[in-house]
A computed fold for a 73-nucleotide RNA from a Candidatus Dojkabacteria bacterium, annotated as transfer RNA.
Its mean pLDDT, the model's own confidence on a scale to 100, is 81.
Rfam family: tRNA. By type it is a transfer RNA. Rfam's curators write: Transfer RNA (tRNA) molecules are approximately 80 nucleotides in length.
RNA sequence: GCGGGCGUAGCUCAGCGGCUAGAGCGUCUGCUUGCCAUGCAGAAGGUCGCGGGUUCGAAUCCCGUCGCCCGCU
Numbered sequence: 001g002c003g004g005g006c007g008u009a010g011c012u013c014a015g016c017g018g019c020u021a022g023a024g025c026g027u028c029u030g031c032u033u034g035c036c037a038u039g040c041a042g043a044a045g046g047u048c049g050c051g052g053g054u055u056c057g058a059a060u061c062c063c064g065u066c067g068c069c070c071g072c073u
Stems, first nucleotide, its partner, number of pairs: 001072007010025004018056001027043005049065005
């Protein structure tokens, strides 16, 4: 330099054009318990890497760009 993959909650990930973006773990609160753990209920937490485009509508499609990983030269 060329090609490919990935980037979504604190962490691991799902979501493949349309109700308001979700799960597990974690965190916080309450219940339970003599206390802790377990269990149960609830809550907080996201400019979907960034910028643009297409579209009535974009996490999703297209272009550019940044970072990480793999391959080739």